[in-house]
Predicted 3D model of a 74-nucleotide RNA (transfer RNA) from Candidatus Parvarchaeum acidophilus ARMAN-5. Rfam family: tRNA. It is annotated as a transfer RNA. About the family: Transfer RNA (tRNA) molecules are approximately 80 nucleotides in length. Rfam links the family to the GO term triplet codon-amino acid adaptor activity. The prediction has a mean pLDDT of 80.
RNA sequence: GGGCCCAUAGUCUAACUUGGAUAGAACAGAUGGCUUCGAACCAUCUGAUCUGGGUUCAAAUCCCAGUGGGCCCA
Numbered sequence: 001g002g003g004c005c006c007a008u009a010g011u012c013u014a015a016c017u018u019g020g021a022u023a024g025a026a027c028a029g030a031u032g033g034c035u036u037c038g039a040a041c042c043a044u045c046u047g048a049u050c051u052g053g054g055u056u057c058a059a060a061u062c063c064c065a066g067u068g069g070g071c072c073c074a
Stems, first nucleotide, its partner, number of pairs: 001073007010027002013024001020057001029045005050066005
């Protein structure tokens, strides 16, 4: 220098192929219940699409550029 892949809650992950109506789940956290206290268990709640632009009635998803990470070639 060239090519390919990945980026979604604090962590891990589904939805992307085929755009669709509140972005789902687990663990973690908060509150309450239970318990002599705690753990476990039960209920409720909080929290996310890497950044910018474009296309579209509608974008996590498609297109372009960038940032970060990984792999391969030279």